This is a predicted structure of a 266-nucleotide RNA (Bacterial large signal recognition particle RNA) from a Microcaldota archaeon.
It matches the Rfam family "Bacterial large signal recognition particle RNA". It is annotated as a non-coding RNA gene. Rfam's curators write: The signal recognition particle (SRP) is a universally conserved ribonucleoprotein involved in the co-translational targeting of proteins to membranes.
The RNAcentral record of the sequence draws on ENA.
Lineage of the source: Archaea > Nanobdellati > Microcaldota.
[in-house]
């Protein structure tokens, strides 16, 4: 130096799940560096351990253990900052009351105010109108037959005169219906009268009095924190995003020591 072979490598970590371990799952990280099958009501394994199948690469290379350092990340605890939310508090404004000033408009054809009446609301009693029931009077209508009167025709009796029952028609009427009038009773009302109350906010009338009244604006004082707006301060748990400290784990890298191995042929 070449070949053969034993052997090595083809990832690791955290979470979750589990009696425990590994995997599919989620996340972080490394390498030049695997593929396929099954698998979360899950798949496989059993004390240091994934199962089944197929490949690649290195090759006596490397693998493993312990200690230390660095370090991407991932958890825990504490402190702290900011934001959202919630609560408390202070100030100002809005809001309310009063005072002052200005002031549209109104005002001796009487302002503001006072009294009073009415409107408005409630109760009671009447009238009027209207609806319904009952009674009386009057008018009209009104019975094929089982109302009355009169009864043509026809029918019956009779020698005849006459008589009899009796349909239609006519008249009158019963039950009943309608109209009008009267009485009584019950109900209703955007009407009306009287009476007893209510109300003083609005409107209208009358009387008294006699000069201001006043929408609105500015300003001052006070009230109030129920509601709303703005600003300041404080508290607070959950949530979100950061910082610091400590601490656990940790991919990967570096250093040191140790263990296994370092074979065979030319």
């Nucleotide at each position: 130096g070449a070949g053969u072979u034993a052997g090595g490598c083809c990832g690791g970590g955290a979470g979750g799940u589990c009696a425990g371990c590994g995997g599919u799952c989620u996340c972080c990280u490394g390498u030049a560096a695997c593929c396929c099958c099954a698998a979360a009501u899950c798949c496989g394994c059993u004390u240091a351990c994934g199962g089944g199948g197929g490949g690649g690469u290195c090759g006596a290379a490397g693998u493993c253990u312990u200690g230390g350092g660095g370090g991407c990340g991932u958890g825990g605890u504490g402190c702290u900052u900011g934001c959202c939310g919630u609560c408390c508090u202070c100030c100002a404004g809005u809001c309310c009351a009063g005072g002052a000033c200005c002031a549209a408009g109104c005002g001796c054809u009487g302002a503001c105010g006072u009294c009073u009446u009415g409107u408005c609301c409630c109760g009671c009693a009447g009238g009027a109108c209207u609806c319904g029931g009952c009674c009386c009077g009057u008018u009209u209508g009104g019975a094929a037959c089982c109302u009355g009167g009169u009864c043509a025709g026809g029918c019956c009796g009779g020698g005849a005169a006459c008589g009899g029952a009796g349909c239609a028609g006519c008249c009158a009427u019963a039950a009943c219906a309608a109209g009008c009038g009267g009485g009584u009773u019950g109900g209703g009302u955007g009407c009306u009268u009287g009476u007893g109350g209510g109300g003083u906010u609005g409107c209208a009338g009358g009387a008294c009095u006699g000069a201001g009244u006043g929408a609105g604006g500015u300003u001052c004082u006070g009230g109030g924190u129920a509601g709303c707006u703005g600003g300041g301060g404080g508290a607070u748990u959950u949530g979100c995003a950061g910082g610091c400290a400590c601490u656990g784990c940790c991919a990967c890298c570096c250093c040191a020591a140790g263990a296994c191995g370092u074979a065979c042929u030319c």